[in-house]
RNA sequence: AGAGUUUGAUCCUGGCUCAGAACGAACGCUGGCGGCGUGCCUAACACAUGCAAGUCGAGCGAGAAAGCUUCCUUCGGGAGGUUAGUAAAGCGGCGCAAGGGUGAGUAACACGUGAGUAAUCUGCCCUUUGGCGGGGGAUAACACACCGAAAGGUGUGCUAAUACCGCAUAGGUCCGGGUGUCUUAAGUCGUCCCGGAUAAAGGUGGCCUCUAUUUAUAAGCUAUCACCAGAGGAUGAGCUCGCGUACCAUUAGCUAGUUGGUGGGGUAAUGGCCUACCAAGGCUACGAUGGUUAGCUGGUCUGAGAGGAUGAUCAGUCACACUGGAACUGAGACACGGUCCAGACUCCUACGGGAGGCAGCAGUGGGGAAUAUUGCGCAAUGGGGGAAACCCUGACGCAGCAACGCCGCGUGGAGGAUGAAGGUUUUCGGAUUGUAAACUCCUGUCGAGCGGGAAGAACUCCCGGAUCGCUAAUAUCGGUCCGGGUUGACGGUACCGCUAAAGGAAGCCCCGGCUAACUCUGUGCCAGCAGCCGCGGUAAGACAGAGGGGGCAAGCGUUGUUCGGAAUUACUGGGCGUAAAGGGCGCGUAGGCGGUCCAUUAAGUCGGAAGUGAAAGCCCACGUUUCAAGCGUGGAAGCGCUUCCGAAACUGACGGACUUGAGUGCGGGAGAGGGAAGCAGAAUUCCCAGUGUAGCGGUGAAAUGCGUAGAUAUUGGGAAGAAUACCAGAGGCGAAGGCGGCUUCCUGGACCGUUACUGACGCUGAAGCGCGAAAGCCAGGGGAGCGAACGGGAUUAGAUACCCCGGUAGUCCUGGCUGUAAACGAUGAGCGCUAGGUGUGGGGGGUAUUGACCCCUUCCGCGCCGUAGCUAACGCAUUAAGCGCUCCGCCUGGGGAGUACGGUCGCAAGGCUGAAACUCAAAGGAAUUGACGGGGGCCCGCACAAGCGGUGGAGCAUGUGGUUUAAUUCGACGCAACGCGCAGAACCUUACCUGGGCUUGAACUGCUACCGCUACCCUUGGAAACAAGGGGUUCUUCGGACGGUAGUAGAGGUGCUGCAUGGCUGUCGUCAGCUCGUGUCGUGAGAUGUUGGGUUAAGUCCCGCAACGAGCGCAACCCUCACUCUUAGUUGCCAUCGGGUAAUGCCGGGCUACUCUAAGGGGACUGCCGGUGAUAAACCGGAGGAAGGUGGGGAUGACGUCAAGUCCUCAUGGCCCUUAUGUCCAGGGCUACACACGUGCUACAAUGGCUGGUACAAAGCGUUGCGAACCCGCGAGGGGGAGCUAAUCGCUAAAAACCAGUCUUAGUUCGGAUUGGAGUCUGCAACUCGACUCCAUGAAGUUGGAAUCGCUAGUAACUGUGGAUCAGCACGCCACGGUGAAUACGUUCCCGGGCCUUGUACACACCGCCCGUCACACCACGAAAGUUGGUUGUACCAGAAGCCGGUAUCCUAACCCUCGGGAGGGAGCCGUCUAAGGUAUGGCUGAUGAUUGGGGUGAAGUCGUAACAAGGUAGCCGUAGGGGAACCUGCGGCUG
Repeated sequence: AGAGUUUGAUCCUGGCUCAGAACGAACGCUGGCGGCGUGCCUAACACAUGCAAGUCGAGCGAGAAAGCUUCCUUCGGGAGGUUAGUAAAGCGGCGCAAGGGUGAGUAACACGUGAGUAAUCUGCCCUUUGGCGGGGGAUAACACACCGAAAGGUGUGCUAAUACCGCAUAGGUCCGGGUGUCUUAAGUCGUCCCGGAUAAAGGUGGCCUCUAUUUAUAAGCUAUCACCAGAGGAUGAGCUCGCGUACCAUUAGCUAGUUGGUGGGGUAAUGGCCUACCAAGGCUACGAUGGUUAGCUGGUCUGAGAGGAUGAUCAGUCACACUGGAACUGAGACACGGUCCAGACUCCUACGGGAGGCAGCAGUGGGGAAUAUUGCGCAAUGGGGGAAACCCUGACGCAGCAACGCCGCGUGGAGGAUGAAGGUUUUCGGAUUGUAAACUCCUGUCGAGCGGGAAGAACUCCCGGAUCGCUAAUAUCGGUCCGGGUUGACGGUACCGCUAAAGGAAGCCCCGGCUAACUCUGUGCCAGCAGCCGCGGUAAGACAGAGGGGGCAAGCGUUGUUCGGAAUUACUGGGCGUAAAGGGCGCGUAGGCGGUCCAUUAAGUCGGAAGUGAAAGCCCACGUUUCAAGCGUGGAAGCGCUUCCGAAACUGACGGACUUGAGUGCGGGAGAGGGAAGCAGAAUUCCCAGUGUAGCGGUGAAAUGCGUAGAUAUUGGGAAGAAUACCAGAGGCGAAGGCGGCUUCCUGGACCGUUACUGACGCUGAAGCGCGAAAGCCAGGGGAGCGAACGGGAUUAGAUACCCCGGUAGUCCUGGCUGUAAACGAUGAGCGCUAGGUGUGGGGGGUAUUGACCCCUUCCGCGCCGUAGCUAACGCAUUAAGCGCUCCGCCUGGGGAGUACGGUCGCAAGGCUGAAACUCAAAGGAAUUGACGGGGGCCCGCACAAGCGGUGGAGCAUGUGGUUUAAUUCGACGCAACGCGCAGAACCUUACCUGGGCUUGAACUGCUACCGCUACCCUUGGAAACAAGGGGUUCUUCGGACGGUAGUAGAGGUGCUGCAUGGCUGUCGUCAGCUCGUGUCGUGAGAUGUUGGGUUAAGUCCCGCAACGAGCGCAACCCUCACUCUUAGUUGCCAUCGGGUAAUGCCGGGCUACUCUAAGGGGACUGCCGGUGAUAAACCGGAGGAAGGUGGGGAUGACGUCAAGUCCUCAUGGCCCUUAUGUCCAGGGCUACACACGUGCUACAAUGGCUGGUACAAAGCGUUGCGAACCCGCGAGGGGGAGCUAAUCGCUAAAAACCAGUCUUAGUUCGGAUUGGAGUCUGCAACUCGACUCCAUGAAGUUGGAAUCGCUAGUAACUGUGGAUCAGCACGCCACGGUGAAUACGUUCCCGGGCCUUGUACACACCGCCCGUCACACCACGAAAGUUGGUUGUACCAGAAGCCGGUAUCCUAACCCUCGGGAGGGAGCCGUCUAAGGUAUGGCUGAUGAUUGGGGUGAAGUCGUAACAAGGUAGCCGUAGGGGAACCUGCGGCUG
């Protein structure tokens, strides 16, 4: 410090997720030791049991028992002593308000911080002053009696005090009165005097100086501890104030003791704290009131910081103690282990009544994912009581449990290669585990055993001694010092030593990317994983296991939570044209901000000083635990608050001045600015009348409609309503919405000129107020045209639409409401600054002119282009989206949703405000490359058109589907499968089926062992394979070769996967394209080049150009055909010469000739001429030429696409079979047949059939072959065998054509299927299942529906010939010649393709994407008759305990008394206040609810096709109506 994830790729926006740190944690797996910490976060739920607050006999009275012992005894026991002035209890004092626990409540002076108290208190403690005199009456304990189950209580009687009560005294204090000083003041402080009120308690030790008895005591003295009054301190507390302190405005108004005053009460004390009266205030947008949540802080976690989150342990503080209320006591409480009352709960009960409060420490139940021992000790620290000893102390110190956290240590160290074995993997070579182990040497931490063994202990107290103080005192007491003694829970622990021994001690997670770490096997969208992206559908580095590796380590992972990363709430530090985001517009309140100069001030600001900012913590230094964690000491810091002093630039405040901001005046002109009234013409429709006749109207085409009752058309007249052509413009005006004929009236604003006046008067603007298109609503008018709804006609699968004919609300006016729009520049307002150019509207100045123009300049508007700059890009650019300032509004992922609920406005429709649950990992913006478009432009192709001939109908052949079958082997499926693989299935082929055999096998390569033959022949069985038997032979170096048997490695597979592959092939397409290097442009994907202007068959060429070049394609080079030359001349040829024949190059000969053959040349290049064109490229025409513009044909197939085809040509990974999915054999099947399709053949006839005759090819093939002549057969064919390894011989007859004849339009002399018979050939074999021949038979078919195919010239069509395969089998395929056309205007349309451009929500790329209803499942939410909780308000009833007040019925020790009584007190009664409770009625909030509403989610449901392309009716916004649904239509608006 970043990373992953939206896309085909890119940049941006934006969310989600990860890596880090932390935790009072929990869970899973695992677990050796120690130190220091930490440990109910949930039920402030309920609690059994024990303990947690007592102590003082030196305040007081009383005072046991057991036991022991002595004596007595009637042997039952009794008495004394001791126990013991002890225990237990009581009166009294102090403590119990601390310590300890918890966080329910509390949003508050509760807490924090800083002040104040001149408005206060403070027990014990410290310092100090003074005092402590003299009396009195009770009471508990106890005893007796009584009541009660108990708890407890009542009566009578006795008694004490440091208990209680008078009196005396009064420095002081308080009250009343007088007075001084000080203070801002209320007042404080002081002084003096007068009057009044107000205290006390003794205990213990010692002593005899003084007094009295005089032994020793008492009074007394003395010491000490108490006591009383006062002053001061310390500590603690109360109260008040400034500032800080959560969320919700879907909480906006709250308040009657409320705000203030006066009197009174109350308190330690101020105060409506309480009360009576008076006044009517007080709080609030700087957030009152209400609601929700929460103890607050030091700190803790995180973070670079600012911040954010948090408030366990420790420390400060507050609150609470079963729930609610209340007071008492006290220095202090409204009291955790006190009291009273009410309530709930639990327990006891004799049913009458009682008892209780673990949020103390342990512990139990319960809840929960989850949190410990009913331990030891007061040894230390601290606390209470006490004079002290001492007692008490679950505070505390320790121990126990828990890896809960932090820290430390160990599980060994060194050597050790044959790189052991085993595992894993493998390309079989190896690699890896791995110096790892074994093995050798060594060490001894922890643990174990044995032994030693602390510090923590200082006090206090006791003993002895010294000294000081008090004192009469060497006593006592107190203080100080010295010596000795006493005290340890932890704990025989820490620590130390010794002994033996590598011995007892390693796991967890991860290994696709992020993110360090890779292979095998299993599984097969299953099982599973997953933090995000995503893995898994047969080769998974992502699942599971294994090996290996990586990380951390007594832990490791997971889950949860917080901060971080997140600049993703942006103060530091973000944004708003299109990504989320500018309010529809104005006026304006509060608020915020504000021009120039001078002076003052000192609130902000800055500097210095002081106080505070507790301790702990963080940080630094040092020290101490062997280190560390931990602990100790010191420092720093604590950014804050308060006070004082100082500065005066800036802001503020106050005062004065100024004119440039702002405004006013004066002079002008422009304008659809607004309101009202009136007027005008054109058009539409309607009405009347005339002319006139059959149509009009409407559409893509029609129909509905109108019209012979006279329409449309046309002429004249009239009526009515609405809107104002041209002018008109990038134009003008207005804040926006918006505004358009003319005239008049009323009225707002802006602009220009002038510089006279005011003197900062300004800008913005939450609330608030006003304006605000269209639609819509209410009332009343109006209604020509248009026109939601509605009716009809079309279209259509349907058509609730688009189109057409009608048509109501509405559109118009008046008054009122509504308050929204794509109310848009998707751009808030204001001010300043920052190159220009150009157009246009309004005004001014200059120049110029006769004048209008023109030109220069200036101010204000409205546009376009553009520099810098900005921007993600697009773009913006003086009219900023640039650079700055001020103020307002708004945004924070998509969906849910602008929805629900609540509030508010509205007559309604609805508007404004405006969530959550749930769900997704994206949703978006701009730009790029493609693809696509029922977008555009340009251009090709037998693409269409123009033609010719077919297919589709028939029969047959052949292939396919389907069906059938034991099997009908398999593959190929739009073009680009279907006469395809198959260039040839009777057996074989053959892969299929049935049956019979074999198992190292039919074929191949090794190794081991044994045998010695094999090949071949014969016999038997058999369908054969094969089995059984017999015969029999080769080479040899004697090992063997070779063969067999057995075994082992391994063979074999046309078994699967063409979606694991190679190779080969098809297709787009012989289409003209596809790319690269360098440079340049762009943040980038990419672009440029390759686009543009021409041209071409062509990215062919030319020109231009930030491109310049290059590659693969195109073309050319290659083959062939067409012309010609040269060479060559047999097997070819025959012009010339000769010979010969009936005839023939038949023979000699020739080839210098021709044809031909086959080798090499030539030839054609837009080369020449003319025209067009940019003078180019090129095109058009022409000449010449055998051939003319690539001359015809072929071969040749760019980058790529289709997971195209092929594992059955071959090769090959993986998987599968191994007496079978291998292999051999026989027979069958691939040839089936209701049917459907493709490709062909033959036809339907006269351009023909038949008969006879007569011509003319090319290209091939042939020795297991072609096979002549001749003979036989009607023929297929047979016999025969010449010749030929081929320009020699053969196949070989070419056929159509031509000539002659016949047939005469018919199911025929067309057509030949089918069937019967007879044959031929091949072959081991023609039954299933060959071809051909002859005779006979003579089916369908008379030109083929919708639809569809080929072809542009030697082509189509017609016609034969050959070849491959092959024993045989050809209508198929490949090749060859012969005869030989028609048509092309043209590119609108169909199909395919190329280039440019445009739109896009597509990128699996339109066979794309995608919307809504309906149906089903699940999920959360809203509404709902209600039901049921919680909380709170109001009114009333009732009213416990208690304080206070009243009263005087009863009772009454201290004091007074005149003895009657009184004062005072207690009880009772009454009253105010008041908790729980009750009744009634509201608010808020939760749960639930038949039913209902929409929403979300869910591989393959239904209906349509709304959107994205002009998405097939451009889309969208607002509004209104309608409709199964997306939607449609009307009106206005926007361009996205």

This is a predicted structure of a 1536-nucleotide RNA (small-subunit ribosomal RNA) from a Nitrospinaceae bacterium. NCBI's taxonomy places the organism under Bacteria, Pseudomonadati, Nitrospinia, Nitrospinales, Nitrospinaceae. RNAcentral holds the sequence, with entries from SILVA.